[in-house]
RNA sequence: CGAGUCGGCAGGGCGGUCGCGGCGGGCUUGCCCGUCGAGGAAAGUCCGGACUCCGAAGGGCAGGGUGGUUGCUAACGGCAACCCGGGGUGACCCGCGGGACAGUGCCACAGAAAACAGACCGCCUGGCGGAAAACCGCUGCCAGGUAAGGGUGAAACGGUGGUGUAAGAGACCACCAGCACCCCGGGUGACCGGGGUGGCUCGGUAAACCCCACCCGGAGCAAGGUCAAGAGGGAGCCGCGAGGCUCCUGCGCAGGCGUUCGAGGGCUGCCCGCCCGAGCCUGCGGGUAGGCCGCUAGAGCCUGCCGGCGACGGCAGGCCCAGAUGGAUGACCGCCCACCGGUCUUACCGGCCGGGGACAGGAUCCGGCUUACAUGCCGACUCGUCCG
Numbered sequence: 001c002g003a004g005u006c007g008g009c010a011g012g013g014c015g016g017u018c019g020c021g022g023c024g025g026g027c028u029u030g031c032c033c034g035u036c037g038a039g040g041a042a043a044g045u046c047c048g049g050a051c052u053c054c055g056a057a058g059g060g061c062a063g064g065g066u067g068g069u070u071g072c073u074a075a076c077g078g079c080a081a082c083c084c085g086g087g088g089u090g091a092c093c094c095g096c097g098g099g100a101c102a103g104u105g106c107c108a109c110a111g112a113a114a115a116c117a118g119a120c121c122g123c124c125u126g127g128c129g130g131a132a133a134a135c136c137g138c139u140g141c142c143a144g145g146u147a148a149g150g151g152u153g154a155a156a157c158g159g160u161g162g163u164g165u166a167a168g169a170g171a172c173c174a175c176c177a178g179c180a181c182c183c184c185g186g187g188u189g190a191c192c193g194g195g196g197u198g199g200c201u202c203g204g205u206a207a208a209c210c211c212c213a214c215c216c217g218g219a220g221c222a223a224g225g226u227c228a229a230g231a232g233g234g235a236g237c238c239g240c241g242a243g244g245c246u247c248c249u250g251c252g253c254a255g256g257c258g259u260u261c262g263a264g265g266g267c268u269g270c271c272c273g274c275c276c277g278a279g280c281c282u283g284c285g286g287g288u289a290g291g292c293c294g295c296u297a298g299a300g301c302c303u304g305c306c307g308g309c310g311a312c313g314g315c316a317g318g319c320c321c322a323g324a325u326g327g328a329u330g331a332c333c334g335c336c337c338a339c340c341g342g343u344c345u346u347a348c349c350g351g352c353c354g355g356g357g358a359c360a361g362g363a364u365c366c367g368g369c370u371u372a373c374a375u376g377c378c379g380a381c382u383c384g385u386c387c388g
Base pairs, nucleotide, nucleotide: 001384002383003382004381005380006379007378008377009376010375012336013335014334015333016332017331018330020037021036022035023034024033025032026031027030039359043370044369046368047367048366049365050364051220052219053218054217058272059271060270061269063216064215065214066213067212068082069081070080071079072078083097084095085094086093087092098211099210103209104208105205106204107203120150121149122146123145124144125143126142127141128140129139130138158176159175160174161173162172163171177201179198180197181196182195183194184193185192186191224293225292226291227290232249233248234247235246236245237244238243251285252284253283254282255281256280257279264276265275266274267273300319301318302317303316304315305314306313307312337357339355340354341353342352343351344350
């Protein structure tokens, strides 16, 4: 210098004018002052948790999820390191990575045959024929042998060489590959290295049923709590009366089912079993449909040191960083900046003119994953070439 691999960061700045929401303060009580005011993904709502409510005598059956190992973590389907397999010269990348000698199923098309294999062509033997009298050879049919060779396929029941044979075959032998078991060594472990024995080879598929191990109660901030209001009804008080006030309850009508011959409900998937039990369901009409808490200080952020390869953990110091609810966080102007285009210049620098900054956006809160993103910057590493 060229080609690449991996990872990280930023996501315009300053000033002015007007406007919006929270909090604090001031007074002349509707204005002023101060301060704070979205994100790296706030998004998709796909996982995991915190929190809240419901539930929790016992037994059984379903259902869902995860899947190499060791760690990290509040937890996870996340992350880190490593192992194994595959790809790349390499940095590095990819893997929905338990089990197919527990059982069942499936394997399209092609092909004779697709799993306790299989004779279509070929090869070999025998028998009966044929052409042209006989033998060899050729050839037709029949019976049998053969998985060496051809052909089909994603896949055809180990590979190479030899022995052997009518032709052949792990039938036998040597080497190689693979499988199972045993032993030794290393590692926490997945696993790795070495040695021996064995039958000679036992296909794939579990994002098919299934088996194994581990995990999982349900619903969700419209959770949940609290105050107020309310139609109708009841009681009390005041008033001669119309009516008014206070308190309690929380509406009315119709239909159906039911009160020991038990509706319905609870054990939040189901069954057994147990318990509660006088109301429950549907339709129509009417009322209130407001405030507050939950609510944001937290597995929090920043800096430094220590431990660890790392994910991460510990300690010290500092900081406070949105809480809206017809749902705030915006608009305009000026200057500057990254970047782009044009022009002046042989070119660099520079000048001038014009353009110009993405994706998007809280709604209980956190940890992840995934997806979207104009433009710019930084770091580590690999390969190639050249120079010293």
About this RNA:
A computed fold for a 388-nucleotide RNA from Actinophytocola sp., annotated as Bacterial RNase P class A. Its mean pLDDT, the model's own confidence on a scale to 100, is 77. The gene name in the source record is rnpB. RNAcentral holds the sequence, with entries from ENA.